[in-house]
RNA sequence: UUCGCUCAGGGCAAACUAGCCGAAAGGUUAGGACGCAAAGUCACCGGCCUAAAGCCCGAGGGGCCAGGGCGGCGGGACUGCCGAAC
Numbered sequence: 001u002u003c004g005c006u007c008a009g010g011g012c013a014a015a016c017u018a019g020c021c022g023a024a025a026g027g028u029u030a031g032g033a034c035g036c037a038a039a040g041u042c043a044c045c046g047g048c049c050u051a052a053a054g055c056c057c058g059a060g061g062g063g064c065c066a067g068g069g070c071g072g073c074g075g076g077a078c079u080g081c082c083g084a085a086c
Stems, first nucleotide, its partner, number of pairs: 001085004011036002016031006034072001040078003044075003047070003054064004
C1' cells in the first nucleotide's frame, strides 16, 4: 500500500419502547439488536428528508424555499485493531 473477518481482543447498534429537545425532518439518554471490517470522525460534492421564518396565490387552504437534517444513501477527506500478500 492492497486485500480481508480466517484467528484474537473486541467495538458499534437498525426497527421498536420510554423520557427529554425540536414546527418538522431528526437528535439525545436508557433499554433493545436488524445488521456493519471502518455502522470511527467530517456536510466538501451529489442525492434524499423536513419546511419554521420568509415570499407568492388565495374563500378554505395551497405553492416555493435550507442558513434545518440524514455519515446506517453514494463519492471524497482524515484516523484506526488483527491477519495475509507485496
c-di-GMP-I-GGC riboswitch aptamer from a Deltaproteobacteria bacterium, 86 nucleotides, folded computationally.
It was read from a public genome assembly, where an Rfam model found it.
NCBI's taxonomy places the organism under Bacteria, Pseudomonadati, Myxococcota, Myxococcia.
Model confidence (mean pLDDT): 87 of 100.
It matches the Rfam family "c-di-GMP-I-GGC riboswitch aptamer". Rfam links the family to the GO term cyclic-di-GMP binding.